[in-house]
RNA sequence: UCAAAGGGUAGAGGAGCAGUUUACAACAGUACAUGCUUAGAGGUUAUGGGCCAAUGAAAAGUAUGGAAAGGGUAAACUGCCGAAGUGAGCAAGUUGCCAUACAACUAGAUUACUGGGCCUACAGCUGAACAAGCUUAGGACUGUCACAAGGUUAUUAUUGUGGAGGGCUAUUGAAGAG
Numbered sequence: 001u002c003a004a005a006g007g008g009u010a011g012a013g014g015a016g017c018a019g020u021u022u023a024c025a026a027c028a029g030u031a032c033a034u035g036c037u038u039a040g041a042g043g044u045u046a047u048g049g050g051c052c053a054a055u056g057a058a059a060a061g062u063a064u065g066g067a068a069a070g071g072g073u074a075a076a077c078u079g080c081c082g083a084a085g086u087g088a089g090c091a092a093g094u095u096g097c098c099a100u101a102c103a104a105c106u107a108g109a110u111u112a113c114u115g116g117g118c119c120u121a122c123a124g125c126u127g128a129a130c131a132a133g134c135u136u137a138g139g140a141c142u143g144u145c146a147c148a149a150g151g152u153u154a155u156u157a158u159u160g161u162g163g164a165g166g167g168c169u170a171u172u173g174a175a176g177a178g
Base pairs, nucleotide, nucleotide: 001177002176007172008171009170010169011168014081016080017079018078019077020076021075022074023073024072032065033064034063035062036061037060038059042052043051044050045101046100047099048098049097084114085113086112087111088110090108092106093105094104095103096102115142116141118139119138120137121136123135124134125133126132144163145162146161147160148159149158151156
């Protein structure tokens, strides 16, 4: 002077990702409460217990009153670039009157997959929804690296093919080589 591997530090992709707060639409004239009519023994997820119920259960109609959560849109702020999302099992908590089961929800670590956003599908799941989200498949676009072609003095613009974020770029580093 050149220069690994592993590690450290800092960054980039853009309609980028997620969260919080406020407002608005919708949820919905729904759930629910009360009165009346019909009606006549059950209701509470299943079993057992408890509670309510002929002083009227469930169900239906009608009148009065009448929500909320999840999800969405906009703005502001915050944290970031496996940001984040999905699946699987593990251990834990909350709710459904109590116990067990079952169901729903929440967050944690592990593991597998997805570079990113968009469009399409009367596909599937969630959802009040024709919104939105997730999965699957397809499509073009975009960022990155490699290879090939080729304009260009070179740098490098462009075209094509392929791969994946455990990646890429910069820097640090110094086994080793001269």